Predicted 3D model of a 90-nucleotide RNA (Glycine riboswitch aptamer) from an uncultured Pelagibacteraceae bacterium.
It matches the Rfam family "Glycine riboswitch aptamer". Rfam describes the family as follows. This family represents the bacterial glycine riboswitch. Glycine riboswitches usually consist of two metabolite-binding aptamers domains with similar structures in tandem. The aptamers cooperatively bind glycine to regulate the expression of downstream genes. Rfam links the family to the GO term glycine biosynthetic process. The family is grouped with related families in Rfam's "Glycine riboswitch clan".
[in-house]
RNA sequence: CUUUAAUAAGCGGGAGAGACUGCUAAAUAUUGCAGCGCCGAAGGAGCAACCACCCCGGAAACUCUCAGGCAGAAGGACCGUACACAUAAU
Numbered sequence: 001c002u003u004u005a006a007u008a009a010g011c012g013g014g015a016g017a018g019a020c021u022g023c024u025a026a027a028u029a030u031u032g033c034a035g036c037g038c039c040g041a042a043g044g045a046g047c048a049a050c051c052a053c054c055c056c057g058g059a060a061a062c063u064c065u066c067a068g069g070c071a072g073a074a075g076g077a078c079c080g081u082a083c084a085c086a087u088a089a090u
Base pairs, nucleotide, nucleotide: 002089003088007084010081011080012079013078018036020035021034022033023032037070038069039068043066044064045063046062050058051057
C1' cells in the first nucleotide's frame, strides 16, 4: 500500500395498527384516570429446522405481546453507503 473477519458514527430508503370513547388539565398536537379495539420491524421472552455437546447450551423476519407502538413528528428490524476502529494474510 492492497485485500479482509468483527463492531460500527453519519447519510439515504424503511411497514403495520382507533387523529377511538368518557371524565379531566392545557392556547393547538402532546397531560392524568378509566374503558374497549388493534399492530410487530426497538428491546424482551418462547419454541423450532439446524449447529454444538464434558457441562452450560446457541439459534429466526416463526410465535407471544411484558415493554413499545396505532394522524404527523420521533422511533423503527432490515437494506445501501460507510467516518472510525481493527483481526488475519501479504